[in-house]
Context: one part of a larger RNA
C1' cells in the first nucleotide's frame, strides 16, 4: 500500500420488498452438449458461450467425407526459349473437371511490343498450428465515480499529504473547512433526435375561404391560412416567490410554463481488471506442409437422434374462439426492382401490364378495436402437433433437404414442482407493420416502427453487486 474478512459505520442499483408478466410441465421452432457417423468443418464454454460468428448450409457458400482430376498450379509478378491468336460456338467420352475433333480467328507504333498458350525457373497457396509471441477489434467490471501528475510539506525509507473531515449531488457534483496550492484523464456541458412556438419557403405534400367537376376521390382552377415538409431562431437557467440550511453548496414547496430541476431517448465507456474472446474478418512473427495440409470437380455431409441443457413460438380457452360489417397508424423498401386497375383460380398464385428511380407509382386491406351473430365449459366450434393425397412458387435442380396452399387426419396440453427470469411509464403486458440478409427459404431469429395501455414502490433488515471511511490479519 493493496487484497480479504459469515468486522465496524455511511451510500446507492429493478438487489429486495410491493406489483404486473412470464420461464420451469405440453407440442413445435432455433441453438448447445452428449451419443452417433465416411464426414456430421471450425471457433464462442459461469455471469460476459449455448436464436453466439451465421444480416439466409438444397448446388454455390463449404472451411469437412468419399471418389476422379491436376502439379509454375484456381490466384500475383519477375527472368529464359519456343509458338500463334485467345475467346465464344458445335460434335464425341466422360458424374464433371477434363480430354479429343470441327467451324472462326488478331491488334498496332513493326518491336527484344501487346495479348494467350506451352517449357524451365525465382516462386505462389494454406479457414494448417500457436490469442500463452502479437498489432487491430471487441466483451467485462459499468456511464461504476472513480484513476492520477506537478510543486510544496511530513516520514531514514516504502510511503503519506492532496482525494481525508462537516454538508450536498445522479457524480471526485458543488460549498465550508484544512500543509496544502494548483493541473489532467474521467463526471457534466458542447453533438443527435423527440416534446412548445415563431420565421422564412411552399412541391411530388394540405384544402380554410372563392370557384368549376364527379358515381365518388384536392379530381381542376385557384390558396399559404391549417397539417406537414425543409432551414434557421427562441425556449429551462433553481431565472422568480416562499420555508429549511452555515447570510453556503443545496434542498423542500409553489408561480408562470408545452416542457422544471439531469424534461424523454440515443451516441460518447477514465486508469485498469480477466496471459477474457478472436491467427477463420483483416494484417502479422515463429513452425509446419510443398506430386500435398495446395487446387479443380461430382456425389455426400454440415439438416443424424436413446437422450440432457439454453433462448423463443405456439396453446391450454368465453377479458375466448369462428362468422359478417367497419374504423385509425408509423417507420422503412423498390429497375435483374415494386407492380396498380381489370380478368381466371377455393387457395398458394397465374395472365396481363397502367404507373414508378418515387412527399408523386407501389409494396399496402395494418392488427388489436368497434358493432352484429353464433358457440356455453366440452379435450369442445379449444388446441393445432403429426400424416394420407392433391397442388403453387423460386431455382440447372426441392430424393437426401426449401416455402406455401387446398381437403382429409386431429396428438399432448384444462395454467406447470424444487427453483428462477424480465420490467418503475408512454415503461410492463398486448397488437400488428416494415426492414437487412436473400433466386427461393427453413424468420417463431434479429434490427426498428407504430397502435391500445397498466399496477406497484412501506421501506433498506435479509440476499446480490458496487463506491468511501474505518478496523482486524499466520495474505501478497
Nucleotide at each position: 500500500u493493496g487484497a480479504c474478512g459469515g468486522g465496524g459505520g455511511c451510500c446507492c442499483g429493478c438487489a429486495c420488498a410491493a406489483g404486473c408478466g412470464g420461464c420451469g410441465g405440453a407440442g413445435c421452432a432455433u441453438g448447445u452438449g452428449g451419443a452417433u457417423u465416411a464426414a456430421u468443418u471450425c471457433g464462442a464454454u459461469g455471469c460476459a458461450a449455448c436464436g453466439c460468428g451465421a444480416a439466409g448450409a438444397a448446388c454455390c457458400u463449404u472451411a469437412c467425407c468419399u471418389g476422379g482430376g491436376u502439379u509454375u498450379g484456381a490466384c500475383a509478378u519477375g527472368c529464359a526459349c519456343c509458338a500463334g491468336a485467345c475467346a465464344u460456338c458445335c460434335c464425341u467420352a466422360g458424374a464433371g473437371a477434363u480430354a479429343g475433333g470441327g467451324c472462326u480467328u488478331c491488334c498496332c507504333u513493326u518491336g527484344u511490343g501487346g495479348u494467350u498458350g506451352g517449357u524451365g525457373u525465382g516462386c505462389a497457396g494454406g479457414u494448417g498450428g500457436u490469442g500463452c509471441a502479437u498489432g487491430g477489434u471487441u466483451g467485462u467490471c459499468g456511464u461504476c465515480a472513480g484513476c492520477u501528475c506537478g510543486u510544496g510539506u511530513c516520514g531514514u525509507g516504502a510511503g503519506a499529504u492532496g482525494u481525508u473531515g462537516g454538508g450536498u449531488u445522479a457524480a471526485g457534483u458543488c460549498c465550508c473547512g484544512c500543509a496544502a496550492c494548483g493541473a489532467g484523464c474521467g463526471c457534466a456541458a458542447c453533438c443527435c433526435u423527440u416534446g412548445u412556438u415563431c420565421c422564412a419557403u411552399g412541391u411530388u405534400g394540405c384544402c380554410a375561404g372563392c370557384g368549376c367537376g364527379u358515381a365518388g376521390u384536392g379530381g381542376c382552377g385557384g390558396g399559404g391560412a391549417c397539417u406537414c415538409a425543409u432551414g434557421g431562431g427562441a425556449g429551462a437557467c433553481u431565472g422568480c416567490c416562499g420555508g429549511g440550511g452555515u447570510c453556503a453548496a443545496c434542498u423542500c414547496g409553489g408561480a408562470g410554463g408545452a416542457a422544471g430541476g439531469u424534461g424523454g431517448g440515443g451516441a460518447u465507456g477514465a486508469c485498469g481488471u480477466c496471459a477474457a474472446a478472436u491467427c477463420a474478418u483483416c494484417a502479422u512473427g515463429c513452425c509446419c506442409c510443398u506430386u500435398a495440409u495446395g487446387u479443380c470437380c461430382a456425389g455426400g455431409g454440415c439438416u443424424u437422434c436413446a437422450c440432457a441443457c439454453a433462448u423463443g413460438c405456439u396453446a391450454c380457452a368465453a377479458u375466448g374462439g369462428c362468422c359478417a360489417g367497419u374504423a385509425c397508424a408509423g417507420a422503412g423498401g423498390g429497375c435483374u426492382g415494386c407492380g396498380a386497375g381489370a380478368c381466371c383460380g377455393u387457395g398458394a398464385g397465374g395472365u396481363g401490364g397502367a404507373g414508378c428511380g418515387a412527399a408523386u407509382c407501389u409494396c399496402u386491406u395494418a392488427a388489436a378495436g368497434c358493432u352484429g351473430g353464433u358457440c356455453u365449459c366440452a379435450g369442445u366450434u379449444c388446441g393445432g402437433a403429426u400424416u394420407g393425397g392433391g397442388g403453387u412458387c423460386u431455382g440447372c435442380a426441392a430424393c437426401u433437404c426449401g416455402a406455401c396452399c387446398c381437403c382429409a387426419u386431429g396428438a399432448a396440453g384444462u395454467u406447470g414442482g424444487a427453483g428462477u427470469c424480465g420490467c418503475u411509464a408512454g415503461u410492463a403486458a398486448u397488437c400488428g407493420c416494415a426492414g437487412a440478409u436473400c433466386a427461393g427459404c427453413a424468420a417463431c431469429g434479429c434490427u426498428g416502427c407504430g397502435g391500445u395501455g397498466a399496477a406497484u414502490a412501506c421501506g433498506u433488515u435479509c440476499c446480490c453487486g458496487g463506491g468511501c471511511c474505518u478496523u482486524g490479519u499466520a495474505c501478497a
A computed fold for a 476-nucleotide part of an RNA from Pseudonocardia thailandensis, annotated as small-subunit ribosomal RNA, 3' major domain. The full RNA is in RNAcentral, with records from ENA and SILVA. Its Rfam family is "Bacterial small subunit ribosomal RNA".